RNAcentral holds the sequence, with entries from Ribocentre. The RNA shown here (Purine riboswitch aptamer) has 102 nucleotides and comes from Salimicrobium flavidum.
RNA sequence: GGUAGCAAUCGAAUAAGCCUUCAUAUAUCCUCGGCAAUAAGGGUCGGAAGUAUCUAGCGGAGCACCGUAAACGCUCCGACUAUGAAGGCGGGAAUCGCGACG
Numbered sequence: 001g002g003u004a005g006c007a008a009u010c011g012a013a014u015a016a017g018c019c020u021u022c023a024u025a026u027a028u029c030c031u032c033g034g035c036a037a038u039a040a041g042g043g044u045c046g047g048a049a050g051u052a053u054c055u056a057g058c059g060g061a062g063c064a065c066c067g068u069a070a071a072c073g074c075u076c077c078g079a080c081u082a083u084g085a086a087g088g089c090g091g092g093a094a095u096c097g098c099g100a101c102g
Stems, first nucleotide, its partner, number of pairs: 006102001010097003017089009026056001031047005041066002058078006
């Protein structure tokens, strides 16, 4: 003197995470059994099934029906959960560049 590497700092760059919206699943739907109430009542517990799917499946209101018995029905509104996408917030990890002193 050259080459390679480490390295403060600085810069770039996203990921994680959160929120909103949309989409898919699932229709907060269908079904079975036990116990319970009775027009001021119509409740409650458990099972099965449905989803490229974990979890959950009830609440409020309105209408109708059941003449005292064992059976409920229809409509409207409301999410939660799983996955994907978009937008925003966010972060300044991974990674890339510069590279002081050494």

Its Rfam family is "Purine riboswitch aptamer". About the family: Riboswitches are metabolite binding domains within certain messenger RNAs that serve as precision sensors for their corresponding targets. Allosteric rearrangement of mRNA structure is mediated by ligand binding, and this results in modulation of gene expression. A class of riboswitches that selectively recognises guanine and becomes saturated at concentrations as low as 5 nM. In Bacillus subtilis, this mRNA motif is located on at least five separate transcriptional units that together encode 17 genes that are mostly involved in purine transport and purine nucleotide biosynthesis.